The RNA shown here (SAM riboswitch aptamer (S box leader)) has 114 nucleotides and comes from Cerasibacillus terrae.
Its mean pLDDT, the model's own confidence on a scale to 100, is 84.
Its Rfam family is "SAM riboswitch aptamer (S box leader)". Rfam's curators write: The SAM riboswitch is found upstream of a number of genes which code for proteins involved in methionine or cysteine biosynthesis in Gram-positive bacteria. Gene Ontology term of the family: regulation of gene expression.
Lineage of the source: Bacteria > Bacillati > Bacillota > Bacilli > Cerasibacillus.
């Protein structure tokens, strides 16, 4: 770099440096000088992989030692398709918008491979 696979409506922040951006992309909507990104320290959440213990075995539970991950808002919402409802337009064939649901895409993280 890329592929496969699992998960993504839960949870968890203080300080120091820094000094204007940030929330992947686009639109929306937000966060930000009462201090953004980034770096460091300490703390916390969770339980993906390894190790451990128990139950007894395609698994479940406990715990949190190791490797990650994460700590505004559901992955902040939408994006593509389908179904349903409502509204508008209508050449009566339909089209468009909004909402809800389902599935996909995209993205993120873990594990394994290339």
């Nucleotide at each position: 770099u890329u592929c496969u696979u699992a998960u993504c409506c839960a949870g968890a922040g203080a300080g120091a440096c820094g000094g204007a951006g940030g929330g992947a992309c686009a639109g929306g909507c937000c966060c930000g000088a009462a201090g953004a990104a980034g770096u460091c320290u300490c703390g916390g959440c969770a339980a993906c992989a390894g190790a451990u213990u128990c139950u007894a075995u395609u698994a479940g539970a406990a715990a949190a030692c190791u490797g990650u991950g994460c700590c505004a808002a559901u992955u902040c919402c939408u994006g593509c398709a389908a179904a349903u409802a409502c509204u508008a337009u209508u050449u009566u064939g339909a089209u468009a918008g909004u909402a809800u649901u389902u599935g996909a895409a995209a993205g993120a993280u873990g594990a394994g491979g290339u």
It was read from a public genome assembly, where an Rfam model found it.